RNA sequence: AAAGUCUGCUAGGCAGCCGCUGCACGCAUGCGUGUGGAGGAAAGUCCGGGCCCCGUAGAGCAGAAUGCCGGCUAACAGCCGGGCGCAGCAAGGUGCAUUUCGGUGUGCCCCAAGGCGACGGACAGUGCAACAGAGAACAGACCGCCGAUGGCUCCUUGUGAGAUCAGGUAAGGGUGAAACGGUGGGGUAAGAGCCCACCGCGGACACAGCGAUGUGGACGGCACGGCAAACCCCAUUCGGGGCAAGGCCAAAUAGGGGGGUGUUGAUGCGGCUCGCUGAGCCCCCGGGUAGGCUGCUAGAGCCGGUCAGUAAUGGCCGGCCCAGAUGAAUGGUUGCCCACGACAGAACCCGGCUUAUCGGCAGGCUUUCCAU
RNA sequence: GGUGAUGUAGCUCAGAUGGUUAGAGCGACGGAUUCAUAAUCCGUAGGUCGGCGGUUCAAUUCCGCCCAUCACCA
Repeated sequence: AAAGUCUGCUAGGCAGCCGCUGCACGCAUGCGUGUGGAGGAAAGUCCGGGCCCCGUAGAGCAGAAUGCCGGCUAACAGCCGGGCGCAGCAAGGUGCAUUUCGGUGUGCCCCAAGGCGACGGACAGUGCAACAGAGAACAGACCGCCGAUGGCUCCUUGUGAGAUCAGGUAAGGGUGAAACGGUGGGGUAAGAGCCCACCGCGGACACAGCGAUGUGGACGGCACGGCAAACCCCAUUCGGGGCAAGGCCAAAUAGGGGGGUGUUGAUGCGGCUCGCUGAGCCCCCGGGUAGGCUGCUAGAGCCGGUCAGUAAUGGCCGGCCCAGAUGAAUGGUUGCCCACGACAGAACCCGGCUUAUCGGCAGGCUUUCCAU
Repeated sequence: GGUGAUGUAGCUCAGAUGGUUAGAGCGACGGAUUCAUAAUCCGUAGGUCGGCGGUUCAAUUCCGCCCAUCACCA
């Protein structure tokens, strides 16, 4: 310097005029002054809570969620760090083709920083693998190979030759997504972990680590496959519903009419059972009201510094108050600057996830090249 | 703001605890029948199973995200 990749901040600005709105003060009924006024996703409503209500929220079954290890947090399917696995870009190596000999294309190996993982268990049990194929879990002989032993044929009557039946075999080929370990050697009639070396797999031992796990040598029946986003087993967690929750005030009408059920137990708690409670509950017709206040914004808050920690984050010190609408508030216009402005507007509040997206700024890590 | 459903042929709807075959009725087209039409009978065509990704050998079906439509709460 270039390329790759990850993280953080920001999200047009300034000034004038008119218009909208919260709060405080003054004045009196709409004026004045001061001070505030949409986001990183406010979105989707996918998770977790705070808060509120349900006399039971008590016990169990069923159901649902999470799932490697450690930590953070109010909590989480979140975040941070680590482990294992997978794919693969750049760089590198190598084979082939081509070339204007600079290079280009392509296959394979390896593959940094980084990316992805829905990552417990297949010897607790049940189940699935269509079609193809001989055979799909401790299975199997289609094409093959052998035919030593027994049988058949020929002859030179011999440990001769030939082709095969019985029989043996699963190394080679084929089918398939997947075929009951891989490579090399020995052995055999031909073969096979049958035996050996290396790899792989297994449990035990030793060392390192909180742990997942890693490394090491020895031993071993030589390996009893895949799918759990199949049912399931194991561990942990879970009452339900939601600000349109809930509380207060005011007003109006018809505390109207009819039916069913209920102290032999209604309703109540997502489904069921037990338990508890103890009088209403359900359906149809008809009438009135749909108003105001509160909840409603001082927070698991934000900013700065410092300490601890790899980090997420936490402690301490100092400073700040930053939207609260309810047919739903920030708009119009002029001038200048400029990065020429995308996605897009709070409705109780927070911590996340996912999706949409124009730009600008700042850093970390890795590789390559050049110079010293 | 919150909660709950649906998406399959031109239309209205089924569908199985994944198996490589996607169905029914109406409609459309053609033929038969009829003097002609209707009715009736036979046949044919018509499908990214809303979109994208993932699991699996295999997905309309299982899982996740996105889009559209509908209903309820005052």
This is a predicted complex of two RNAs, RNase P RNA and transfer RNA, with 446 nucleotides together.
Its mean pLDDT, the model's own confidence on a scale to 100, is 78.
Rfam match: Bacterial RNase P class A. Rfam classes the family as a ribozyme.